[in-house]
RNA sequence: GUUAUUCUUUGGGGCGGGGUGCAAUUCCCCACCGGCAGUAAAGUCUGCGAAGGUUGCAAGCCUGCAACCCCGAACGGGUGCAAUUCCCGUACCGACGGUAUAGUCCGGACGGAAAAAGAACUCG
Numbered sequence: 001g002u003u004a005u006u007c008u009u010u011g012g013g014g015c016g017g018g019g020u021g022c023a024a025u026u027c028c029c030c031a032c033c034g035g036c037a038g039u040a041a042a043g044u045c046u047g048c049g050a051a052g053g054u055u056g057c058a059a060g061c062c063u064g065c066a067a068c069c070c071c072g073a074a075c076g077g078g079u080g081c082a083a084u085u086c087c088c089g090u091a092c093c094g095a096c097g098g099u100a101u102a103g104u105c106c107g108g109a110c111g112g113a114a115a116a117a118g119a120a121c122u123c124g
Stems, first nucleotide, its partner, number of pairs: 001123001005120006016030004031104002033094002035048004043092002052069007074090005096107003
C1' cells in the first nucleotide's frame, strides 16, 4: 500500500401552544422532525436500508435463509466553472399494529439494517 477473511464498536429525529369533544400529543389552527452512500453540502435527484407482501428451502414451534414484488414527496428565482444539494421564496411527503382518525404517543424494537470507524490476519 492492497486484496480477501474474521472480529469489535457505532449506527433515526420530532407535539410545544390553542380550539372542539365524554374521550384526541390521533381531528382543526399554529408548531416540530429528516437513516445510509453518491454528487457543489439533498427528507423530495440517483442508488440503498428499514416496514409490508409472495414463493422456495430448512426447522417440532417461535423463526431463519434466499429470490422476487412493493417502496412517499419540489418547484420558481439568485450566486457559481459546477448546485432539483448552497441562499431566498413558496410547496409537498412520511410503513405496520394499538388507541377518537398518529411522520412526532405506546408496541414489535434493550431488535434488525443500509453503512461508518477501528483492530487482527492474509498478500504484495
The RNA shown here (FMN riboswitch aptamer (RFN element)) has 124 nucleotides. Its Rfam family is "FMN riboswitch aptamer (RFN element)". Its family is annotated with FMN binding in the Gene Ontology. It was read from a public genome assembly, where an Rfam model found it.